[in-house]
């Protein structure tokens, strides 16, 4: 040097012209407003996808049960998370392999139901083969009231052996049996119980008693813990206008209808009501809304997330929805001439604010940094 994987950062400057908008300033008009001049501010690392958590608003200053949904090692962080950060343990993968980086999982399958595709007898109390015992019935042989052999047929034992399969009833050895079997032993494996030692715990270490009947809970379930619902087109407020009119049904304390969401009790509200027809009216402004869990720098805590303290900054607000067009230079890649610091041509992706914030995922030309690893080249 270059190539691969990770991590982390950047996501083109500067300028002139003619446009959008927003906010302040002047002038002038037909003055809730227009139009001209000028200053000044104008999209992102994802602004996306809407998956999580907040803010913040309203409905009973959010009641109970049930359902339903979500989460489940441990510790820390935070407003709060199902994020993050650090650590325990099992399992895969790489790699420089006593150990390292990475990804994935960890309430509970001795509560109880169900499911394990194909193959296998059998997917949890299961006999197909095979191997034993025992009754029957044939057939041989012998030393013939008896016995031993061989077959078939019933019945019953056996999970050693065959073979199937992701995965087969703890593994090997002996023993012990009719034949087998954790049935008993030794070693080994695992699960736990209880006791000391380390640690805030997860948990590790050593002792110790028990215990070995698979998996599957993102399968019902079962324990533990949380969650009222709706979402700025939330909701306050002002201005303009109209029909408190008509016609049909219901109902006014024997309560029509709401307020209430997936259901039930409970509570409240309710007569100038409600529901429907068919008509009238509006279709505009403000605040919510841009100073905040804000950014930016430096120092201090801490392994980290993260906090704290200082100084310093103000940094989009449209509403059918602005943030764009062209042009010159400069950096960046890239091709060509072509030959040393030059000339010509071309390239820039994913994409766009809509009440804000924190996370997650997902998309993205080109570049930069850093750790690993492999390759090469020079010394």
């Nucleotide at each position: 040097u270059c190539u691969a994987u990770c991590a982390g950062c950047c996501g083109g400057g500067u300028u002139a012209u003619c446009g959008c908008u927003c906010u302040c300033c002047c002038g002038c008009c037909c003055u809730u407003g227009g139009c001209g001049g000028g200053a000044g501010g104008g999209a992102g690392g994802a602004a996306a996808g809407u998956c999580c958590g907040g803010a913040c608003a309203g409905c009973a200053c959010a009641g109970a049960g049930c359902a339903a949904c979500a989460c489940a090692c441990c510790g820390g962080u935070u407003a709060a998370c199902g994020g993050c950060c650090g650590g325990u343990c099992c399992c895969g993968a790489c790699c420089c392999c006593u150990g390292g980086u990475u990804g994935g999982g960890a309430a509970g399958a001795c509560a109880g139901u169900g499911c394990c595709a194909c193959a296998g007898a059998a997917a949890a109390u299961u006999a197909c083969c095979g191997u034993c015992c025992c009754g029957u019935c044939u057939c041989g042989c012998c030393c013939c009231a008896g016995g031993c052999g061989a077959g078939a047929c019933g019945g019953g034992g056996u999970a050693a052996g065959g073979g199937u399969g992701a995965a087969a009833a703890c593994g090997u050895g002996a023993g012990g049996u009719a034949a087998g079997a954790g049935c008993u032993c030794a070693c080994g494996g695992g699960u736990u119980u209880u006791u000391g030692c380390a640690g805030c715990a997860a948990u590790g270490c050593a002792a110790u008693g028990a215990c070995c009947g698979g998996g599957u809970a993102a399968a019902c379930c079962u324990u533990g813990u949380g969650u009222g619902c709706u979402g700025u087109a939330a909701u306050g407020c002002c201005a303009c206008g109209u029909a408190a009119a008509u016609c049909a049904g219901c109902g006014u304390u024997u309560g029509a209808g709401g307020g209430c969401g997936g259901c039930u009790c409970g509570c409240c509200c309710g007569a100038u009501g409600c529901u429907g027809a068919a008509g009238g009216g509006u279709a505009g402004g403000c605040a919510g809304c841009a100073a905040g869990a804000u950014c930016c720098a430096u120092g201090c805590a801490g392994u980290a997330a993260u906090g704290c303290a200082u100084g310093g900054g103000c940094c989009a607000g449209a509403u059918a929805a602005a943030u764009g067009a062209u042009g010159a230079c400069c950096a960046u890649c890239c091709g060509c001439c072509a030959a040393c610091c030059g000339g010509c041509g071309g390239a820039g992706a994913c994409a766009g604010a809509a009440u804000c914030c924190g996370g997650c995922u997902u998309a993205c030309a080109g570049g930069c940094u850093g750790a690993u690893a492999g390759a090469u080249u020079u010394u």

A computed fold for a 379-nucleotide RNA from a Chitinophagaceae bacterium, annotated as Bacterial RNase P class A. The coordinates come from a structure-prediction model, not an experiment, and the mean pLDDT is 75. NCBI's taxonomy places the organism under Bacteria, Pseudomonadati, Chitinophagia, Chitinophagales, Chitinophagaceae. A source record names the gene rnpB. It matches the Rfam family "Bacterial RNase P class A". It is annotated as a ribozyme.